[in-house]
């Protein structure tokens, strides 16, 4: 210098499991400034009746709790693997 073989080091990479956020499922949740339907009142009208519309009801919205199956995302004193490179150290041969 070749071929084995052991260590470190990078850099890509594939599968997991952890934790946490987000989506999503359920609960809750608006005096008024969401909506549906509005008792009583009040307008409008001779009348029938029709307008607007608080409460109260329902059914959302922000939010706020619970839940983590599934999908994403972030993380690390995280697990096992591939493939390439780079350094040593030893051995057998060859070479100087």
């Nucleotide at each position: 210098c070749c071929c084995g073989a052991c260590c470190c080091c990078c850099c890509g990479u594939g599968c997991g499991g952890c934790g946490u956020c987000a989506u999503c499922g359920c609960g809750u949740g608006a005096a008024c400034c969401u909506c549906c339907c509005c008792a009583g009142g009040g307008c409008c009208g001779g009348a029938a009746g029709g307008c607007a519309g608080c409460a109260a009801g329902g059914a959302u919205a922000a939010g706020c709790g619970c839940g983590c199956u599934c999908u994403g995302g972030c993380g690390g004193g995280u697990g096992c693997g591939c493939g390439g490179g780079g350094g040593g150290u030893c051995c057998c041969g060859u070479u100087c």
Molecule: Bacterial small signal recognition particle RNA
Organism: Actinomycetales bacterium